A computed fold for a 74-nucleotide RNA from Candidatus Peregrinibacteria bacterium RIFOXYB2_FULL_32_7, annotated as transfer RNA. The organism belongs to Candidatus Peregrinibacteriota, within Bacteria. The coordinates come from a structure-prediction model, not an experiment, and the mean pLDDT is 80. Rfam family: tRNA. Rfam's curators write: Transfer RNA (tRNA) molecules are approximately 80 nucleotides in length.

RNA sequence: GGGCGAUUAGCUCAGCUGGUUAGAGCGCUACACUGAUAAUGUAGAGGUCCGUGGUUCAAGUCCACGAUCGCCCA
Numbered sequence: 001g002g003g004c005g006a007u008u009a010g011c012u013c014a015g016c017u018g019g020u021u022a023g024a025g026c027g028c029u030a031c032a033c034u035g036a037u038a039a040u041g042u043a044g045a046g047g048u049c050c051g052u053g054g055u056u057c058a059a060g061u062c063c064a065c066g067a068u069c070g071c072c073c074a
Stems, first nucleotide, its partner, number of pairs: 001073007010026004019057001028044005050066005
């Protein structure tokens, strides 16, 4: 220098063919249960969906450029 992939909650990740409210597990908080923990159950908090711009009635999803990380080639 060239190619490919990843980026969504504190962590690990889903999210189809663009659609009306953005989710799961773990973790966290409260309550129940217990002699007390753990486990279990119920409820809850937590998100500029990497950034900017574009397409569209509508973008996590499509397009362009950029950023970071990883892999391959040179």